The RNA shown here (SAM riboswitch aptamer (S box leader)) has 112 nucleotides and comes from uncultured Mucilaginibacter sp. RNAcentral holds the sequence, with entries from MGnify. The coordinates come from a structure-prediction model, not an experiment, and the mean pLDDT is 81.
[in-house]
């Protein structure tokens, strides 16, 4: 940088000891222990593999190939929808905050 996702799921223990949820507004969380390490256990399937059932084609020990599965292996992740809003547009509307929908920005992750 491209693509795909992002309203679901999953937490105990040690050690440490005051911060934390990216940012700004707001709202949580937090000495009933944040944040970080570490272990062990989870959770989900992106990727690799792996069983099956298609595709495809030069008909073989093939593939830039679908699907549904499984969780050995690479990552991930286990408060809150990415906690929530912020920008632009539609609709509604008691015309006022509001309420709802799509899209942008930013972010996370995974492949490449």
């Nucleotide at each position: 940088c491209u693509u795909a996702u992002c309203c679901a799921g999953a937490a105990a223990g040690a050690c440490a000891g005051a911060g934390g949820g990216a940012a700004a507004g707001g709202c949580c969380c937090u000495a009933u222990g944040a944040u970080g390490u570490c272990u062990u256990a989870g959770c989900a399937a992106c990727c690799u593999g792996u069983a099956c059932c298609g595709g495809c084609u030069u008909u073989a020990u093939g593939c830039a190939u679908g699907g549904u599965g499984u969780a050995a292996g690479g990552u991930g992740c286990u408060a809150a929808u990415u906690c929530c809003u912020g920008c632009u547009u539609c609709g509604c509307u008691u015309a006022g905050c509001g309420c709802g929908g799509a899209g942008a920005c930013a972010g996370a992750u995974a492949a490449g």